This is a predicted structure of a 90-nucleotide RNA (Glycine riboswitch aptamer) from Hyphomonadaceae bacterium UBA1849. The sequence was found by an Rfam model in a public genome assembly.
């Protein structure tokens, strides 16, 4: 230095669903109670295709919707580009 895979950092992209109703406060919005509707890609839960002899164990973007969301903002799995950091490999 170069392949792989992970961790952090920085920067770009990054979806779905009521700017739902009644009430409170307040100039208004934001807000704060209750009701109704939906969404899935934080996070948690379930399933197992697959790894693994087997047991343990690991595992989806697929299933619930518990948390969370449902104008912009914010958040966001996930991807990219870079920087540093570890493991392995020649």
């Nucleotide at each position: 230095a170069c392949g792989c895979u992970c961790u952090c950092g920085a920067c770009g992209g990054g979806a779905g669903a009521c700017a739902c109703c009644g009430g409170g406060a307040u100039u208004a919005a934001c807000c704060c109670c209750g009701g109704g509707g939906c969404c899935g890609a934080a996070g948690g839960c379930g399933c197992a295709a697959c790894c693994g002899c087997c047991c343990c164990g690991g595992a989806a973007a697929c299933g619930c919707u518990c948390a969370g969301g449902c104008a912009a903002a914010a958040g966001g799995a996930c991807c990219g580009u870079u920087g540093a950091g570890a493991a392995c490999g020649a």